Predicted 3D model of a 476-nucleotide part of an RNA (small-subunit ribosomal RNA, 3' major domain) from Cyanobacterium sp. KSU-AQIQ-3. Lineage of the source: Bacteria > Bacillati > Cyanobacteriota > Oscillatoriophycideae > Cyanobacterium. The RNAcentral record of the full RNA draws on ENA and SILVA.
[in-house]
Context: one part of a larger RNA
RNA sequence: UGACGGGGACCCGCACAAGCGGUGGAGUAUGUGGUUUAAUUCGAUGCAACGCGAAGAACCUUACCAAGGCUUGACAUCCUGCGAAUCUUUGGGAAACCGAAGAGUGCCUUAGGGAACGCAGAGACAGGUGGUGCAUGGCUGUCGUCAGCUCGUGUCGUGAGAUGUUGGGUUAAGUCCCGCAACGAGCGCAACCCUCGUCCUUAGUUGCCAGCAUUGAGUUGGGGACUCUAGGGAGACUGCCGGGGAGAACUCGGAGGAAGGGGGGGAAGACGUCAAGUCAGCAUGCCCCUUACGUCUUGGGCUACACACGUACUACAAUGGUUGAGACAAAGAGAAGCGAAACCGCGAGGUGAAGCGAAUCUCGUCAAACUCAGCCCCAGUUCAGAUCGUAGGCUGAAACUCGCCUACGUGAAGGAGGAAUCGCUAGUAAUCGCAGGUCAGCAUAUUGCGGUGAAUCCGUUCCCGGGUCUUGUACA
Numbered sequence: 001u002g003a004c005g006g007g008g009a010c011c012c013g014c015a016c017a018a019g020c021g022g023u024g025g026a027g028u029a030u031g032u033g034g035u036u037u038a039a040u041u042c043g044a045u046g047c048a049a050c051g052c053g054a055a056g057a058a059c060c061u062u063a064c065c066a067a068g069g070c071u072u073g074a075c076a077u078c079c080u081g082c083g084a085a086u087c088u089u090u091g092g093g094a095a096a097c098c099g100a101a102g103a104g105u106g107c108c109u110u111a112g113g114g115a116a117c118g119c120a121g122a123g124a125c126a127g128g129u130g131g132u133g134c135a136u137g138g139c140u141g142u143c144g145u146c147a148g149c150u151c152g153u154g155u156c157g158u159g160a161g162a163u164g165u166u167g168g169g170u171u172a173a174g175u176c177c178c179g180c181a182a183c184g185a186g187c188g189c190a191a192c193c194c195u196c197g198u199c200c201u202u203a204g205u206u207g208c209c210a211g212c213a214u215u216g217a218g219u220u221g222g223g224g225a226c227u228c229u230a231g232g233g234a235g236a237c238u239g240c241c242g243g244g245g246a247g248a249a250c251u252c253g254g255a256g257g258a259a260g261g262g263g264g265g266g267a268a269g270a271c272g273u274c275a276a277g278u279c280a281g282c283a284u285g286c287c288c289c290u291u292a293c294g295u296c297u298u299g300g301g302c303u304a305c306a307c308a309c310g311u312a313c314u315a316c317a318a319u320g321g322u323u324g325a326g327a328c329a330a331a332g333a334g335a336a337g338c339g340a341a342a343c344c345g346c347g348a349g350g351u352g353a354a355g356c357g358a359a360u361c362u363c364g365u366c367a368a369a370c371u372c373a374g375c376c377c378c379a380g381u382u383c384a385g386a387u388c389g390u391a392g393g394c395u396g397a398a399a400c401u402c403g404c405c406u407a408c409g410u411g412a413a414g415g416a417g418g419a420a421u422c423g424c425u426a427g428u429a430a431u432c433g434c435a436g437g438u439c440a441g442c443a444u445a446u447u448g449c450g451g452u453g454a455a456u457c458c459g460u461u462c463c464c465g466g467g468u469c470u471u472g473u474a475c476a
Stems, first nucleotide, its partner, number of pairs: 001476002003473003007470007015460002019424005026314008034305002042053002064300007073125001077124002079121005086103007107114002127289002130287003136283002138278003141274001143272001148187006154163003167178003193266004198234007208223002212221002237260001240254005316417001320376007332363003337356002342351003383414001388409007430452007
């Protein structure tokens, strides 16, 4: 100087407390451990691994296993020879691959040849998701959006170093004020950026419709007022008033205002820590393989299942279930795409083809919770839906291992979940649906979107984590 303390003082955080909803019990989905297996590819392992890499394993992917093949190779550059390329037919075979027969003569040219491509040959080489993340780059997680981390000059100290950065206030903040052997400065904080909330303005098509006509319908004429769209601007600064405070910073209350003291949300992560993670995104040193640890193919596996754990979904019902009728979104996506009307089917879906590269058309009458009415009457039920049977639909060469969906039947556990444990402070939790990415097909996951919409916060003694000062130390 740090680090540590079941030392002290002060402060903060959904850290506790106060509340609301869960997990832990059930079934299922999914990941992991374990076990099994020819293989169940590999990595991630307290917080910070475990719906993680994987934004989607039937083949492919695929790295694993079995079997069958190839050896200058699936891919790159160079050399020689032959042939244009390419196409068709055919034997063996699961395919890869190993053979056979035929068709075909293009482009440029200085007429020698050349370019592209194929076959054969020789070697230089290719290739490796083989090892090492404890050799590395790059990227990332984490403490933590915590308020810290440093430097120049000066001063003090033999020196390590200290001072500044400590102190009194204050703040979300090393934020600001005051003081001070310090005076300044840098990286962080904040602001500048995006978005939502109010108003003004510009512009009105594909959007809108107050008034005037018109229609089944903003449908058409018309209009730019309104909504909206998307450009530009205004607005918030403790600016004003009062109390407190040190005539400070600041803080408390009030006015006006759409918004008030950081208006809400995002992006943005200092010096560093964990030899943290990644050699399997990529790059890369070294080591290793080279008729194989390379490469191709078929099939299998990654989907196994006495068990254990994590994360979710659905429930256990009446604030509910079911039947009928009725209402209101936002944000997105669409050409090998979205696919309307109409018709067929109980339905999944099929036929069909209008329109649309989309404020125009479609997904999509764009929602569901919600509202109204009827039934159910507390039961393993008109709860719950696992499992299984049968019949179908869709995608795709192909749904056996191993996809999703529909109809009918079947109707398991489950009676609110022990010890323990998680999230959340407001348009939040809870609850309800919708869309996107991945994608041929496949979503309870994930990323977004809106609808309905709470309770509680006395307080900081305690648990956890963090910051500042101080103290002890046999630790570095």